[in-house]
């Protein structure tokens, strides 16, 4: 260093939100602050395709109208006591990873500013914040121990 065998109460969540590094500041960092690169992850943008509010009217005018859109699971529907509540339904999450089974918790928040469908090429922005492990089986990994 490889393989095998046995054991093991070895592994943090969510999120896109990580990893490396250069420079300065303070001062020896898992600390501020300004950046490169890589990964992740999001908005803008042709063509083909898709779309064309409603009344009147042969059209054309014309009048009416609750603006549109994005991140995200966080949407849709009946009900009430209705500034909100609940109850289906859909959907997201639960600790190495897949699968089952039972369970349990979410189902909020922001954002652009009259404007964006799709979209190759290009262009452009984000890389935060919050927290603390459910349970039983199968099977595969990783770590540690011993042994061959």
């Nucleotide at each position: 260093u490889u393989c095998u065998u046995u054991g093991u109460u070895u592994c943090g969540c969510u999120u896109a939100a990580u990893g490396a590094u250069u420079c300065g500041a303070c001062c020896g960092g898992a600390u501020c602050g300004a950046g490169u690169c890589a990964g992740c992850g999001g908005g803008g943008g042709a063509a083909c395709c898709a779309a064309u509010u409603c009344c009147u009217g042969a059209a054309a005018u014309g009048g009416a109208u609750c603006g549109g859109g994005g991140c995200g699971a966080a949407c849709g529907a009946u009900g009430c006591g209705c500034g909100g509540c609940a109850u289906c339904g859909a959907g997201a999450g639960c600790a190495u990873u897949u699968a089952a089974u039972g369970g349990c918790u979410c189902c909020a928040g922001c954002c652009c500013g009259a404007c964006a469908g799709c979209u190759a090429a290009c262009c452009u922005c984000g890389u935060c914040g919050g927290c603390a492990u459910c349970a039983u089986u199968a099977a595969a990994g990783u770590g540690c121990a011993a042994g061959g």
The RNA shown here (c-di-AMP riboswitch aptamer (ydaO/yuaA leader)) has 148 nucleotides and comes from a Verrucomicrobiota bacterium.
It was read from a public genome assembly, where an Rfam model found it.
Taxonomically the source falls in Verrucomicrobiota (Bacteria, Pseudomonadati).
The prediction has a mean pLDDT of 80.